[in-house]
The RNA shown here (small-subunit ribosomal RNA) has 1512 nucleotides and comes from an uncultured bacterium. It matches the Rfam family "Bacterial small subunit ribosomal RNA". RNAcentral holds the sequence, with entries from ENA. The coordinates come from a structure-prediction model, not an experiment, and the mean pLDDT is 81.
RNA sequence: CAGUUUUCAAAAAACGAAACGGCCUGGCCGGCGUUGGAAUCAGGCAAUGCAAGUCGAACGUGAAAGGGGCUUCGGCUCCGAGUAAAGUGGCAAACGGGUGAGUAACGCGUGGAGAACCUGCCCGGUAGUGGGGGAUAACACCCCUAACGGAGUGCUAAUACCGCAUGUGUCCGUGCGAGCGCAUGCUCGUGCGGGUGAAGGUGGCCUCUGCUCGCAAGCUACCGCUACCGGAUGGCUCUGCGUCCCAUUAGCUAGUUGGUGAGGUAAUGGCUCACCAAGGCGACGAUGGGUAGCUGGUCUGAGAGGAUGGUCAGCCACACUGGGACUGAGAUACGGCCCAGACUCCUACGGGAGGCAGCAGUCGAGAGGCUUCGGCAAUGGGGGAAACCCUGACCGAGCGACGCCGCGUGGGCGAUGAAGGCCUUCGGGUUGUAAAGCCCUUUCAGGUGGGAAGAAAGGCGGACGGGUGAAUAAUCCGCCCGCUGUGACGGUACCGCCAGAAGAAGCUCCGGCUAACUCCGUGCCAGCAGCCGCGGUAAUACGGGGGGAGCAAGCGUUGUUCGGAUUCAUUGGGCGUAAAGGGCGCGUAGGCGGCCUGGCAAGUCCGACGUGAAAUGUACCGGUUCAACCGGGGCACCGUGUCGGAAACUGCCUGGCUUGAGGCCGAGGGAGGAAGGUGGAAUUCCUGGUGUAGCGGUGAAAUGCGUAGAUAUCAGGAGGAACACCCGUGGCGAAGGCGGCCUUCUAUCUCGGUACUGACGCUGAGGCGCGAAAGCUAGGGGAGCAAACGGGAUUAGAUACCCCGGUAGUCCUAGCCGUAAACGAUGGGCACUAGGUGUGGGAGGUAUCGACCCCUUCCGUGCCGCAGCUAACGCAUUAAGUGCCCCGCCUGGGGAGUACGGCCGCAAGGUUGAAACUCAAAGGAAUUGACGGGGGCCCGCACAAGCGGUGGAGCAUGUGGUUUAAUUCGACGCAACGCGAAGAACCUUACCCAGGCUGGACAUGCAGGUAGUAGAAGGGUGAAAGCCCAACGAGGUAGAAAUACCAUCCUGCUCAGGUGCUGCAUGGCUGUCGUCAGCUCGUGCCGUGAGGUGUUGGGUUAAGUCCCGCAACGAGCGCAACCCCUGUCUUCAGUUACUAACAGGUCAAGCUGAGAACUCUGGAGAGACUGCCCAGGAGAACGGGGAGGAAGGUGGGGAUGACGUCAAGUCAGCAUGGCCUUUAUGCCUGGGGCUACACACGUGCUACAAUGGCCGGUACAAAGGGCUGCAAACCCGCAAGGGGGAGCCAAUCCCAAAAAACCGGCCUCAGUUCAGAUUGGGGUCUGCAACUCGACCCCAUGAAGGCGGAAUCGCUAGUAAUCGCGGAUCAGAACGCCGCGGUGAAUACGUUCCCGGGCCUUGUACACACCGCCCGUCACACCACGAAAGUUUGUUGUACCUGAAGUCGUUGCGCCAACCGCAAGGAGGCAGGCGCCCACGGUAUGACCGAUGAUUGGGUAAGUCACUGCCC
Repeated sequence: CAGUUUUCAAAAAACGAAACGGCCUGGCCGGCGUUGGAAUCAGGCAAUGCAAGUCGAACGUGAAAGGGGCUUCGGCUCCGAGUAAAGUGGCAAACGGGUGAGUAACGCGUGGAGAACCUGCCCGGUAGUGGGGGAUAACACCCCUAACGGAGUGCUAAUACCGCAUGUGUCCGUGCGAGCGCAUGCUCGUGCGGGUGAAGGUGGCCUCUGCUCGCAAGCUACCGCUACCGGAUGGCUCUGCGUCCCAUUAGCUAGUUGGUGAGGUAAUGGCUCACCAAGGCGACGAUGGGUAGCUGGUCUGAGAGGAUGGUCAGCCACACUGGGACUGAGAUACGGCCCAGACUCCUACGGGAGGCAGCAGUCGAGAGGCUUCGGCAAUGGGGGAAACCCUGACCGAGCGACGCCGCGUGGGCGAUGAAGGCCUUCGGGUUGUAAAGCCCUUUCAGGUGGGAAGAAAGGCGGACGGGUGAAUAAUCCGCCCGCUGUGACGGUACCGCCAGAAGAAGCUCCGGCUAACUCCGUGCCAGCAGCCGCGGUAAUACGGGGGGAGCAAGCGUUGUUCGGAUUCAUUGGGCGUAAAGGGCGCGUAGGCGGCCUGGCAAGUCCGACGUGAAAUGUACCGGUUCAACCGGGGCACCGUGUCGGAAACUGCCUGGCUUGAGGCCGAGGGAGGAAGGUGGAAUUCCUGGUGUAGCGGUGAAAUGCGUAGAUAUCAGGAGGAACACCCGUGGCGAAGGCGGCCUUCUAUCUCGGUACUGACGCUGAGGCGCGAAAGCUAGGGGAGCAAACGGGAUUAGAUACCCCGGUAGUCCUAGCCGUAAACGAUGGGCACUAGGUGUGGGAGGUAUCGACCCCUUCCGUGCCGCAGCUAACGCAUUAAGUGCCCCGCCUGGGGAGUACGGCCGCAAGGUUGAAACUCAAAGGAAUUGACGGGGGCCCGCACAAGCGGUGGAGCAUGUGGUUUAAUUCGACGCAACGCGAAGAACCUUACCCAGGCUGGACAUGCAGGUAGUAGAAGGGUGAAAGCCCAACGAGGUAGAAAUACCAUCCUGCUCAGGUGCUGCAUGGCUGUCGUCAGCUCGUGCCGUGAGGUGUUGGGUUAAGUCCCGCAACGAGCGCAACCCCUGUCUUCAGUUACUAACAGGUCAAGCUGAGAACUCUGGAGAGACUGCCCAGGAGAACGGGGAGGAAGGUGGGGAUGACGUCAAGUCAGCAUGGCCUUUAUGCCUGGGGCUACACACGUGCUACAAUGGCCGGUACAAAGGGCUGCAAACCCGCAAGGGGGAGCCAAUCCCAAAAAACCGGCCUCAGUUCAGAUUGGGGUCUGCAACUCGACCCCAUGAAGGCGGAAUCGCUAGUAAUCGCGGAUCAGAACGCCGCGGUGAAUACGUUCCCGGGCCUUGUACACACCGCCCGUCACACCACGAAAGUUUGUUGUACCUGAAGUCGUUGCGCCAACCGCAAGGAGGCAGGCGCCCACGGUAUGACCGAUGAUUGGGUAAGUCACUGCCC
């Protein structure tokens, strides 16, 4: 979005983590870390340095610089030094460190298993360590090479290498015994046979032996070595469970699954091979594709969940890419090797070298990410006996507000509430105690001085205790004392002192959500925006200012995740109409399942034990001054394993039961299905008869048929299809659906009975079947009907509706199709939960002669209705209520039931079924309105019936348009247009031209001045205004006066002025719907609510007028009445009006006296109320008729206008906010314009004539106006008018004559004796002035016009029509306007239709409300997507080719020190060859994901044009 409710979508704020840019700001300070190349690059990088070495106590060699001594100056020698260095050898290098590519896997997590295993260094234990041999690096000499490197010869050592001995043991074979296990089997003890091991080094000492004080053998200690047992640690393997998305991936599999045997491994295993068998996996999701390291945890959340896996910790994987092995306890090895490939570098072109995903650092790319830092002081690691060495692990520092935490930028007092700013209603408010000022403090930063902890080890010396030992050597362990002694951080933390408020605040926001408002600028512009939405002249939404709100060294933005979202719903949703029940059945898997008994213990529950690493979390305690951070010991870790226990429930097993289900017997109903037969009516056709001109058809027609005889009618015949009445609100079926009658076959259902079975049940993913109409295939059939098609109409068109024809088809057989508003828009089953009333089928009861009626009950089918449910509508024992079970389906609208793919189909097509993109909605139900070519009721001069007009003419007037220097402005359907204007020559006047004036033509206040001042005759100039000159020349009050004040005027200031803009900022007033009968409120009641009720209904009325009824009862604004005029009467009053009687009087006359009767005037009253009568109506309201009455049903007319509508009209009547203008948009003046004129429209006037015109004569009004006024009589003029001036401030006088009418006469149908426009001439009046541009008079002129096309207006009675009179405005200037009276009609059947309106009701997709909404085609542009001859990147399958390195096998004629052998030779080994496997690569052919493609398809959004549909 009209409001409401529901549903859905979008979505801010808030919170948290990470990152980033930009920006703004900061740089004041510090601590801490969880941060800094993860979310782009597993990109490149040998630019560069470092990151893995160490051991001389395993071994053989062995410098130099420098220094000392000697020297024949060639050199020698000593120290340096057995040092550096390289080599042999040992251990380490498999840890530590990095990264997340790959991996959907026993990879990870968790729990188990290994009776199927390995384990260097370390620990405990047992037994040993004897005796030999041959080499080879280094080195020396020499050769090749650019380099990297390599070859040859010669020498040498070992804890390097190789035999032999020894055998506690161990391994293999075999025997016995014991114990044990879930199986294979394991463990222990004890025999026999066979196999199998070693290395020394350093220190010390002589107890034993030998020799020379001492040394060696030897002894001894320690470090090693060998074998074995055991431990610990680490690893390996197996396994239960858990671990993302796609079914538009449904089938996969050949070593595949198993067996036997063998090989291989530390070890099980199809791990590998041979043979045999044919298995294995999969809807509980195999296979395939996509994505991804997993976890502890982290973020969020009330939780359940969701998201995530950065730091830290555990595991895995990887180390340029791919393959491979070697060494070793351990690797298939980041800083090792080989091969292949890509890349980079060097090269002498022959060939070589390399791998930062270690720490720093560099380059590129990018929006984006640090120091080539210090130190081994601590912790940890490697080597070593140790000292010690190494350690970019680590500890620290540096950079970055990346995050978290803490601190400061001052505190107190301070009101003339300063100044300034901003706002203002001009009073003031606010900034704001804020500042200033006064009094304080000094954290942090700065200066200055002091100054830690982190350190324990280690070394040396000594004492004591203990082990080994012959030992008071030596050595080891423990403890104590003394000395010595190590800090990168860092002169850091911390502490003191000094100075002084001193050096230290920003960012975002302020329309709602959401906390915070004003001014100015801008004017759908510029811009804002998360959503809704702001901006078109008063913007709290843009930009700025002031003010405010919120955070704060940060603040915003962007991205992302969870939340909000019970919006995937386990907790915690739905499906009649909002999205959603499968078209229906049968049934597989699966899910769920009645009563009783016993058992088991899988689920379930309880307990115990184990595990759930640490860190994290949490509560407590403690350490940093606090905190962040860190530490401690608890809890938690919702999981899982084992053992024990419980047995109600679920499950499983056993036995039983009958109520669920089924069966049997009997009875019954039915358009249930299939097949065969059969009947009549009707239509059509054919034949014949009768018969004649039409028939048929429609809103009306036409096409069509018919004189070749139709239609009509009679008889006969043919053929096809469908079955009238019965027929129902009825029956049957699972649904689709089923309707003449008969027969056959067949299925279900219901009721009643029952001695049967014994849970056999319900549902039902897939599957199978059925499935209206249309359509398809083949063959029949074809009467009627009838898509397509033809024709006729209708229409602007009519590819329609109507009419005449007419083919598929409709029918049958066989087979497809498989859809539908296949609907009760409601899946199936069971149970429960008030009733009432129909109807179909059955059973029973009562009653009766009997059928009904009536009662009870079962099954079906309708309506109404309670509780309950529902958003509402509604449903309500046939649930949409209350529950249980199972299935299907939904998750915003559009795109779209579309595309692609699969499956099905002959096709048409069906089924399954997306995405991009796009929108802030789409939708349901109900409410109030409005609307309808919906309905009902009812009004109105609304139509109709009438009378007269307009539209045609001329003129007047207004408007549009045009013109113009200007033609001032406003009003625009009704409801602008004789309207504002009740009166434009100047003025008015707002417009134009020109000339002038400026504080002004006008108002207020303040200050100053005011005597030759104010004023001013007159003069000059000028069109005037104005400007200039100027005789003359002042006032009032108080006071004695001076003087003061006032008035006037001048100057200055405050300000005036504006008909300039905005009527869409406004007041007021007005128009209009509409004088219509409506519009509301309070309380109550109903509804979740909008809202309803009342106000609807039955009557009635002019009326929501009144009556009756009613969940309403009352009330208000409207209606009516009260007011005014008019109509009748009464009364009072009686002049200026009146005059009946009396009197007077005149030519005449209320003229006079008089009168108060009449008319009249104007005060007060009366009267009319359906009061009375009649019948009607509901005993009402009320209507009809009647009486009486001047008047009768509101007597006639006026005033009076509800809630509201039209952003209706008016800023130019007035008022007024804001804006604009200020020597001009103000003011004055002259002239012009508003009066223009080719046209168009509205409103009028006058006519077109004889109901008339003209002439003469004679009557009768009302209402008004009159003192700068109306003006009589009389005179003049043809007249307008002039002269004149009586009278009148007016019921007195005047305007004033009324006119039509009536009487008499003329005209005689003609552009006229109609009509008067126009023009010429002459006048009159007003006015300063009638040229532009007045009215009137006279003479002359005499135009158009002969009653008006389409269309259109007014009027219902004293009305229309017609006739004149008056008034306002006004100097003058009405055909307009406002009033007045005179004469005075016609018609209304009626409410179908047009217009407007009222009430009720109905539909609605409308709500700026039908002047609404809205659909499709086409054209153009844009966007995303699909198709497309193809082209192309990548991934992958299959078959084959090739086959590096390498293991293994095989061969091994070449080569070889150790062993055997006297030798020859042998054993053994190596190179080389061959083979299997196999990486890269190649060929062929498939599959899949993309990219692209002329063209094409539909889609989306906005736009233009034409046509059309719906709202019924």